Context: one part of a larger RNA
RNA sequence: GCCUACGAGUUAGUCGUCCCUAGCGAGGCUAAGCGCCUAAGGCGCGGAUCCGAAGCGAAAGCGAGUCUGAACAGGGCGUUGAGUUAGGGGUGCUAGACGCGAAACCUUAGUGAUCUACCCAUGGUCAGGGUGAAGUCCCGGUAACACGGGAUGGAGGCCCGAACUAGUUGACGUUGAAAAGUCUUUGGAUGAACUGUGGGUAGGAGUGAAAGGCCAAUCAAACUGGGAAAUAGCUCGUACUCCCCGAAAUGCAUUUAGGUGCAGCCUUGGUACUAGUGUCGCAGAGGUAGAGCUACUGAUAGGGUUAGGGGACUUCAUCGUCUACCGCCCCCUGACAAACUCCGAAUGCUGCGACAUGGUGACCAGGAGUGAGGGCAUGGGUGCUAAGGUCCAUGUCCGAGAGGGAAAUAACCCGGACCUCCGGCUAAGGUCCCCAAAUAUACGCUAAGUUGACCAAACGAAGUGCGACUGCCUAGACAGCUAGGAUGUUGGCUUGGAAGCAGCCAUUCAUUUAAAGAGUGCGUAACAGCUCACUAGUCGAGCGGUUGUGCGUGGAUGAUACACGGGCAUAAGCGUAUUACCGAAGCCGAGGAAUUGAAAUUCAAUUGGUAGGGGAGCAUUCCAUUCGCGUCGAAUCGUCGUGGUGAUGCGGCGUGGAGCGUAUGGAAAAGCAAAUGUAGGC
Numbered sequence: 001g002c003c004u005a006c007g008a009g010u011u012a013g014u015c016g017u018c019c020c021u022a023g024c025g026a027g028g029c030u031a032a033g034c035g036c037c038u039a040a041g042g043c044g045c046g047g048a049u050c051c052g053a054a055g056c057g058a059a060a061g062c063g064a065g066u067c068u069g070a071a072c073a074g075g076g077c078g079u080u081g082a083g084u085u086a087g088g089g090g091u092g093c094u095a096g097a098c099g100c101g102a103a104a105c106c107u108u109a110g111u112g113a114u115c116u117a118c119c120c121a122u123g124g125u126c127a128g129g130g131u132g133a134a135g136u137c138c139c140g141g142u143a144a145c146a147c148g149g150g151a152u153g154g155a156g157g158c159c160c161g162a163a164c165u166a167g168u169u170g171a172c173g174u175u176g177a178a179a180a181g182u183c184u185u186u187g188g189a190u191g192a193a194c195u196g197u198g199g200g201u202a203g204g205a206g207u208g209a210a211a212g213g214c215c216a217a218u219c220a221a222a223c224u225g226g227g228a229a230a231u232a233g234c235u236c237g238u239a240c241u242c243c244c245c246g247a248a249a250u251g252c253a254u255u256u257a258g259g260u261g262c263a264g265c266c267u268u269g270g271u272a273c274u275a276g277u278g279u280c281g282c283a284g285a286g287g288u289a290g291a292g293c294u295a296c297u298g299a300u301a302g303g304g305u306u307a308g309g310g311g312a313c314u315u316c317a318u319c320g321u322c323u324a325c326c327g328c329c330c331c332c333u334g335a336c337a338a339a340c341u342c343c344g345a346a347u348g349c350u351g352c353g354a355c356a357u358g359g360u361g362a363c364c365a366g367g368a369g370u371g372a373g374g375g376c377a378u379g380g381g382u383g384c385u386a387a388g389g390u391c392c393a394u395g396u397c398c399g400a401g402a403g404g405g406a407a408a409u410a411a412c413c414c415g416g417a418c419c420u421c422c423g424g425c426u427a428a429g430g431u432c433c434c435c436a437a438a439u440a441u442a443c444g445c446u447a448a449g450u451u452g453a454c455c456a457a458a459c460g461a462a463g464u465g466c467g468a469c470u471g472c473c474u475a476g477a478c479a480g481c482u483a484g485g486a487u488g489u490u491g492g493c494u495u496g497g498a499a500g501c502a503g504c505c506a507u508u509c510a511u512u513u514a515a516a517g518a519g520u521g522c523g524u525a526a527c528a529g530c531u532c533a534c535u536a537g538u539c540g541a542g543c544g545g546u547u548g549u550g551c552g553u554g555g556a557u558g559a560u561a562c563a564c565g566g567g568c569a570u571a572a573g574c575g576u577a578u579u580a581c582c583g584a585a586g587c588c589g590a591g592g593a594a595u596u597g598a599a600a601u602u603c604a605a606u607u608g609g610u611a612g613g614g615g616a617g618c619a620u621u622c623c624a625u626u627c628g629c630g631u632c633g634a635a636u637c638g639u640c641g642u643g644g645u646g647a648u649g650c651g652g653c654g655u656g657g658a659g660c661g662u663a664u665g666g667a668a669a670a671g672c673a674a675a676u677g678u679a680g681g682c
Base pairs, nucleotide, nucleotide: 001682002681003680004679005678006677011095012094013093015092016091017090018089019088020087021086022085023084024083027051028050033045034044035043036042037041055062056061065077066076067075068074098237099236101234105227106226107225109224110223111222117201118200119199120198121197122196123195124194125193126191128160129159130158131156135152136151137150138149139148140147164188165187166186170183171182172181203219206214207213240617241616242615243614244613245612250263251262252261253260254259264370265369266367267366268365269364270363271362273361276357277356278355279354280353281352282351283350284349290343291341292340297337298336301333302332303331304330308326309325310323311322312321313320373398374397375396376395377394378393379392380391381390382389403414404413405412418592419591420590421589423588424587425586429582430581431580432566433565438579440578441577442576443575444574445573452568459554460553463551464550465549466548467547468546469545470544471543472542480538481537482536483535484534486511487510488509491505492504493503517532521530522529593607594606595605596604597603618671620668621667622666623665624664625663627661628660629659637654638653639652640651641650642649643648
């Protein structure tokens, strides 16, 4: 892992409540017990008790009323709908209460010190080597001691190092040889040493050179039995079929936030209504979007005017003058606000009317689930006008929704799947091939493979298409080439110098001219030199400027490859227009089933669905009654066929060898794929 068997909403209460069925009914019902009958049980008696028929008040008490109260007021609770008994069902409560599951807690119940900690008693063990304390002797030495030297001696939680003991390092081992080891290396090794045997200390207790260590592979409270099916707002699991409806992830509260209560939303039954919803019309309230502010409250840029102030001057003082300073009010121009409004929509909301619509609305009663929501669009708060962020609101979808499209892709687009069909039409989206359908038609654009799916900006640029306005031009434009580009004059000033060209000044003037600036740039120390404006010639037809717009271009940077599948260049890309076609579980056609209206062969509508509510059935075991089958072959198992929407039923053949079934009703140890389910087998 598979197979087989077992495996989870049960049972009880003379408890509550609601529904169904039945009996009796202002009443209903008996309990224990007793009697009779043939067991199970039935029939009769038994009215004690209980529920109901009257309530209100703390009570006395009063009574369709009563209590409060001074009240004949007001108010509270009642009166004006019938109950009760039994059977069945739903649900609640109390019990282990759908099943399995803790870590823990308690026990005046026990078992443990054969492991290990410490202690007691009694035994045992420690190769070899080194060092050489005290003391003693001898010699030297001292007044005598002290002291020095040499021997002897053999001390030490002394040194080196086996046994022994410990466990420092590294490797191996890690389903091991081993539930702690092996190898290497290492500490101690006469001591607070190690060790044998016997004994002692026991669970909030022991023991501990102290690590919360150890107390039998178990220790921040051992193990075994018991309380005990502890409790578990937590996790997991919870078993046959079909049909109808079908949620929620919100509000308030909560030692509450992953729980719960009430409400909201779902379902079933009942009651009375046409209340509900939509569209149109009419009538309303309102202060949002927008807008505005010389209409307030604030905020606010520039200018004008001008109180007041600052500064400077002046005066003995008051005055006064000036100011490139600040600046109220007022005026002009510009402009802001969720907590501003002189204004002010659209929607939404309320009322009335008409029309349309129906698993629409309201109330009562039974049963729930939900109370982690999420994406998208829009209006906002928060955040960075960040987030697949977060918090509200309105809508929608996913959740609980299959199908087609977007390559794949819960919620984006299209569209809501009762079943069958090798029929048709369409939606979104597509029509070269993968891949169903146009290598469609017409006119343009793009040259970047831009683009054809899936991100891009400010800004830059004689890319290119189409417009608008405008200047020059056969009296010859624009570009190129040839030639000129002069004189007063080196204008004046300044300066060391300043001559077109450092700088300053200005009637930047005048002359000769086809034209030529008191000079556009380069250049020189200053000149010189080159060049431009300007002009002529040559050439021969368009040449410039501004601006709008289409498609492109640079900007452009991400981690293996390239995210086109091939390929595609007047397209199979982009834009505009047109006509065909393809394309879904949509719609239509054909057949069938079910639900509701509704009592129905006809008719109409309906039949996606999680949690959940409701309805109808299938199967298993046993019981009662009934009718049957079976050694001429029961159950079982295998296989084939067949009926039913399905759970499942029936039949044939084989197997097997003794029991089994139909109909009606009843009772349940009544259905397995999951619970790291339990046991067995493979």

The part of an RNA shown here (large-subunit ribosomal RNA, domain II) has 682 nucleotides and comes from an uncultured Bacteroidia bacterium.